Bacterial RNase P class A from a soil metagenome, 393 nucleotides, folded computationally. RNAcentral holds the sequence, with entries from MGnify. Rfam family: Bacterial RNase P class A. Rfam classes the family as a ribozyme.

RNA sequence: GAGUCAGCCGGGCGGCCGCGGCACGCCGGCCUGGCGUGCUGAGGAAGGUCCGGGCUCCGCAGGGCAAGGUGGUCGGUAACGCCGACCCGGGGUGACCCGCGGGAUAGUGCCACAGAAAACAAACCGCCUCCGGAUUCGUCCGGGGGUAAGGGUGAAACGGUGGUGUAAGAGACCACCAGCGCUCAGGGUGACCUGAGCGGCUUGGUAAACCCCACCCGGAGCAAGGUCAAGAGGGCACUGGGCUGCGAGGCCCGGUGCCUGCGCGAGCGAUUGAGGGCGGCCCGCCCGAUGCUCGCGGGUAGACCGCAUGAGGCUGUCGGCAACGGCAGUCCUAGAUGGAUGGCCGUCGGCCCGCGCAAGCGGGUGCACAGAACCCGGCCUACAGGCUGACUC
Numbered sequence: 001g002a003g004u005c006a007g008c009c010g011g012g013c014g015g016c017c018g019c020g021g022c023a024c025g026c027c028g029g030c031c032u033g034g035c036g037u038g039c040u041g042a043g044g045a046a047g048g049u050c051c052g053g054g055c056u057c058c059g060c061a062g063g064g065c066a067a068g069g070u071g072g073u074c075g076g077u078a079a080c081g082c083c084g085a086c087c088c089g090g091g092g093u094g095a096c097c098c099g100c101g102g103g104a105u106a107g108u109g110c111c112a113c114a115g116a117a118a119a120c121a122a123a124c125c126g127c128c129u130c131c132g133g134a135u136u137c138g139u140c141c142g143g144g145g146g147u148a149a150g151g152g153u154g155a156a157a158c159g160g161u162g163g164u165g166u167a168a169g170a171g172a173c174c175a176c177c178a179g180c181g182c183u184c185a186g187g188g189u190g191a192c193c194u195g196a197g198c199g200g201c202u203u204g205g206u207a208a209a210c211c212c213c214a215c216c217c218g219g220a221g222c223a224a225g226g227u228c229a230a231g232a233g234g235g236c237a238c239u240g241g242g243c244u245g246c247g248a249g250g251c252c253c254g255g256u257g258c259c260u261g262c263g264c265g266a267g268c269g270a271u272u273g274a275g276g277g278c279g280g281c282c283c284g285c286c287c288g289a290u291g292c293u294c295g296c297g298g299g300u301a302g303a304c305c306g307c308a309u310g311a312g313g314c315u316g317u318c319g320g321c322a323a324c325g326g327c328a329g330u331c332c333u334a335g336a337u338g339g340a341u342g343g344c345c346g347u348c349g350g351c352c353c354g355c356g357c358a359a360g361c362g363g364g365u366g367c368a369c370a371g372a373a374c375c376c377g378g379c380c381u382a383c384a385g386g387c388u389g390a391c392u393c
Stems, first nucleotide, its partner, number of pairs: 001393009011348007019041009043369001047380002050378005055221004062283004068216004072086005087101001088099004102212002107210002109206003124151002126147009159177006178202001180199008225305004233260012262297007275287004312331008349367001350365006
C1' cells in the first nucleotide's frame, strides 16, 4: 500500500420554552383538576412481518390421512429454517468466502439448438474387407459385412495415457492412473480421513423437476383475552307483601342469587339429537334445547386491566476451541392511546470546498438510516461520516 474478518460511535456542552409516566407533598374538590420536588422517557435496526417462542382463548386438543416445513456431523438454545465448531465439494496466492450439502440402483419427467446419436443408443465424414461395374492403372461408383480408435457437432457423446493385438479397430488384453464396489488396519463422539489388498474392467446430467427417505408439525392471535358501566327483556330457584280461593293453587308488586340477555317475524328441531366444538378430511370424543338458522328494524362503541421484574441488563470469576453455561455481586432503564420522548438560540466537534510548506485562516453544512405500541430470541434489508482490533499478501 492492497485486502479479509469482527466490534464501536453516529453527536457534546450551556440557556430558554414545551410534553408523557411513576413517587411524595400541597391546594381545590362530585367526577376530577392544578402546583412543587425527585427519578425517568424511542433503536442498532424500533423497519420487513420471514422464522421460533412466552402469554391468552378455543371444555380436553386424542388417533390417522392429506397439506406444510427442514435436510452433512456434533454441540448450543425455551425453541428455530437461528448460532458455534468441524467434515465434504467449489472459488481465492492467502487471510477467508460460497453451498436449497440425504436418495438418480423405487418410479415418472426433462436436457433447446447443433449433431448420426442425448440413455441403453447411434454411423455424418471416416477406416478395413468382400462382390459387381468403370478405368487415363492414380483410382472412382454402387451394394453387402465389420468398426467406434481418428475427425466433426455440442454444456455434456458410455474412463485417461502408453502399449499388445487386429483385415481395420475396440478394456479385447496388459501396465500405470482416475472412478466405483468389497475387505482389513489406524485416527476421530461423528460426518469422514489415511493406508494396504482384491475385483467386474467402468453403469450421463437434472430432485433449486414430480417423487422416495429421515425428522418436525393443533388453531387463532393483544384488534388475544378479561372486569365494570350503559342498553333493555326473559327464565329458574329462594323469599317479602297484597288480592282471590274451602284447599291445592292462581294473579299482581318487589328483593337476592344464577343463567341468558335489544325488538319483531319466519323456518328447523327438542334426547330416535337440529345445530355446534376440535385449521382441511375421516374416526373417536364432547356440548346441546330459555337451542340453532334466516330476514327486517334499532341502540352502544365509555372506563379500567392485560401494560412493563424479564428465557432481563451490567460487572467479575470459573468451565468450554467456540456458540454458550455455572457462581457471586449490582441495577430497575418508556408505557402512549389521533398516540409523549420535542422546539429555538449559542458554542464545540465532525464532514466538504478554497488558501497555505505547515501551524492555521475563511466559507458552507444542524451532519446518515430512521420513531416503541404485549414481550423476547433470531434472520433479512437501510445507513452520510468516523474510530478500533486481529489476520493475509